This is a predicted structure of a 71-nucleotide RNA (transfer RNA) from an Anaerolineales bacterium. Its Rfam family is "tRNA". It is annotated as a transfer RNA. Model confidence (mean pLDDT): 81 of 100. The sequence is in RNAcentral, with records from ENA.
RNA sequence: UGGGGCGUGGUGCAACGGCAGCACAGAGGUCUUUGGAACCUUUGAUCCUGGUUCGAAUCCGGGCGCCCCAG
Numbered sequence: 001u002g003g004g005g006c007g008u009g010g011u012g013c014a015a016c017g018g019c020a021g022c023a024c025a026g027a028g029g030u031c032u033u034u035g036g037a038a039c040c041u042u043u044g045a046u047c048c049u050g051g052u053u054c055g056a057a058u059c060c061g062g063g064c065g066c067c068c069c070a071g
Base pairs, nucleotide, nucleotide: 001070002069003068004067005066006065007064010024011023012022013021018054026042027041028040029039030038047063048062049061050060051059
C1' cells in the first nucleotide's frame, strides 16, 4: 500500500429497518456469627461524521481503530 473481516455497558455476546436486551462483573439489600453461596433491586453501551428513510445498532458514502491475507 492492496484485498477481506470486525467495531454495541467494565468483559463476553444478542437485537426481520420499529421502546437497545442477556450473562458475568460493579453498587445496594435479604439471609448468615463473618465470609462465600443463593435470592431481590439497581447503575452502565451502539467508534466518528454525512446520506437514504416516517423511522438506522442495522442500509449507503467518507474517515478512524483492531485482526487476517498478499506484497